RNA sequence: GACCGGACGGUCGCUCGUCGCGAGACGGGAGGAAAGUCCGAACUCCGCAGAGCAGUGUGCCGGAUAACGUCCGGGAGGGCCGGCUCAAGCCGGUUCGACGGAAAGUGCCACAGAAAACAUACCGCCCGGGCCGCAAGGCUCAGGUAAGGGUGAAAAGGUGCGGUAAGAGCGCACCGCCGCGGCAGUAAUGCAACGGGCAGGGCAAACCCCACACGGAGCAAGACCAAAUAGGGAGGGAAUUUCCGGCGAGCCUUCGGGUGCGCCGGAGAUGCGUGCCGGCUCGGUGCGCCACAACCUCCGGGUAGGUCGCUUGAGCCCCGCAGUAAUGCGUGGCCCAGAGGAAUGACCGUCCCGCCGCAAGGCGGACAGAAUUCGGCUUACAGGUC
Numbered sequence: 001g002a003c004c005g006g007a008c009g010g011u012c013g014c015u016c017g018u019c020g021c022g023a024g025a026c027g028g029g030a031g032g033a034a035a036g037u038c039c040g041a042a043c044u045c046c047g048c049a050g051a052g053c054a055g056u057g058u059g060c061c062g063g064a065u066a067a068c069g070u071c072c073g074g075g076a077g078g079g080c081c082g083g084c085u086c087a088a089g090c091c092g093g094u095u096c097g098a099c100g101g102a103a104a105g106u107g108c109c110a111c112a113g114a115a116a117a118c119a120u121a122c123c124g125c126c127c128g129g130g131c132c133g134c135a136a137g138g139c140u141c142a143g144g145u146a147a148g149g150g151u152g153a154a155a156a157g158g159u160g161c162g163g164u165a166a167g168a169g170c171g172c173a174c175c176g177c178c179g180c181g182g183c184a185g186u187a188a189u190g191c192a193a194c195g196g197g198c199a200g201g202g203c204a205a206a207c208c209c210c211a212c213a214c215g216g217a218g219c220a221a222g223a224c225c226a227a228a229u230a231g232g233g234a235g236g237g238a239a240u241u242u243c244c245g246g247c248g249a250g251c252c253u254u255c256g257g258g259u260g261c262g263c264c265g266g267a268g269a270u271g272c273g274u275g276c277c278g279g280c281u282c283g284g285u286g287c288g289c290c291a292c293a294a295c296c297u298c299c300g301g302g303u304a305g306g307u308c309g310c311u312u313g314a315g316c317c318c319c320g321c322a323g324u325a326a327u328g329c330g331u332g333g334c335c336c337a338g339a340g341g342a343a344u345g346a347c348c349g350u351c352c353c354g355c356c357g358c359a360a361g362g363c364g365g366a367c368a369g370a371a372u373u374c375g376g377c378u379u380a381c382a383g384g385u386c
Stems, first nucleotide, its partner, number of pairs: 001386004006351007014029006031367001035378002038376005043218004055214005060074005075099001077096008100209002105207002107203003122149002124145003128141005157175006176198001177196003182191003222308004232299005239270010250259003271289008315334003319330004352365005
């Protein structure tokens, strides 16, 4: 790193499907993580003119994929091991990962240290002056220096040789770096050449800059059928006629009034509707008749309840082909939980493994458990195999 994660049989249950009038019969019934709900999708509903800002995420290159922050291959870098080199360093193997930009700007770099970024000088080293000392040397002043020591996670290119008073890219060689074009590669990038003594410390999982992506909610999504009760809406119920009083405008008028029409109020008749009573093609009686009535019919929304979504799918197995691989394509075969207060269990026998025991035998067998479905990641896991 990969895989298995007790095996077989019997009895009694639970749940789903098919068949059956029924009794019942037959068949299916947890996982590699069903977990965390951290990413990515399918599906469903809601939202949506366009652009910008804000916000969040991703971030080397190429490929795979429905998609991904996943996977595969490659590149560059860090760690470790080995080899080579005087050394710096180089080469090989293995391993790790949020691996764009620190030469746009701002900011930070604890402690220690002289100094943490416009460089600087604690010890030291060196030249010169002065004083002391027989001398070696010591003290002090003014300079030079950054090789050596010391601090730190990190100290202003490294190593070697030359050079120098001592030193220093001061000079040279090699290594590194920068610039420039060339070659190789799909690309990241690599290689050697030429030019330059060398600038530009680190941190972006600090702000920030650049590029790209991004609507929201989630199967308790959502769709359909649909009581009782109480709301909402529409229609029916819901007619005719006489008289009296009042009002309005019109017509006629000898100005006293007359006339018909409309509206409002009251009284009556017929009729209609409906309830009740009576043996009922009818009779009696109550109520209502211009109004928000009772009552009847229809429509619509919601609730309870039921059905669907629901498991045939980016599915599983074998083989072949393409590809370094992830993966893709093709032939053949298979159907493998689908509940809804929620099934998947219990017991017995034989065997396996571990522990205890002289033995008979006894005890134990991890992590954990579906709920719309997939692809990943992460986490948990006794024991065993390769």
The RNA shown here (Bacterial RNase P class A) has 386 nucleotides and comes from a soil metagenome.
It matches the Rfam family "Bacterial RNase P class A". It is annotated as a ribozyme.